Predicted 3D model of a 70-nucleotide RNA (transfer RNA) from a marine eukaryotic metagenome. It matches the Rfam family "tRNA". It is annotated as a transfer RNA. The RNAcentral record of the sequence draws on MGnify. Its mean pLDDT, the model's own confidence on a scale to 100, is 81.

RNA sequence: CGGGGUGGCCUAGUUGGUUAGGGCGCUGAACUCAUAAUUCAGAGGUCGCGGGUCCGAACCCCGCCCCCGG
Numbered sequence: 001c002g003g004g005g006u007g008g009c010c011u012a013g014u015u016g017g018u019u020a021g022g023g024c025g026c027u028g029a030a031c032u033c034a035u036a037a038u039u040c041a042g043a044g045g046u047c048g049c050g051g052g053u054c055c056g057a058a059c060c061c062c063g064c065c066c067c068c069g070g
Stems, first nucleotide, its partner, number of pairs: 001069005008024004017055001026042005048064005
């Protein structure tokens, strides 16, 4: 200097807009003699931290921290 930080893990969303989505995993149920698979339902999020702008911020601006690359 450039890229990135979003549930336990991975990831979408950045021309600002009303409930932050998906996959895996987890919990419960259905099915089964039982397990797995499958189906249904559910829990789980200070969107790295602090501040600012705005009617409204994951998204824009400033500072800081961490990771990757040069």